[in-house]
RNA sequence: AGAAAAUGGUAAAAUGGAAUUACAGGGGGUUUUGAUCUCCCAGGUGUAGGUUCAAUUCCUACUUUUCUAA
Repeated sequence: AGAAAAUGGUAAAAUGGAAUUACAGGGGGUUUUGAUCUCCCAGGUGUAGGUUCAAUUCCUACUUUUCUAA
């Protein structure tokens, strides 16, 4: 200098109409206990602006991380 990425604790989805799943965590049921199985609960869009009736999504700047070249 160029490119990519940032979403619950972790790993990932979400083509402008209020974010979903798995694992992890908590609480019930089953079980002599544990494990398994099953039901429920909590928890999230990097920061600041802009566009829009409406932004994880589009635009700008910044921060952090990764890759490429020198």

Transfer RNA from Limnodynastes salmini, 70 nucleotides, folded computationally. The source organism's lineage runs through Eukaryota, Vertebrata, Gnathostomata, Amphibia and Limnodynastes. Its mean pLDDT, the model's own confidence on a scale to 100, is 81. The RNAcentral record of the sequence draws on ENA.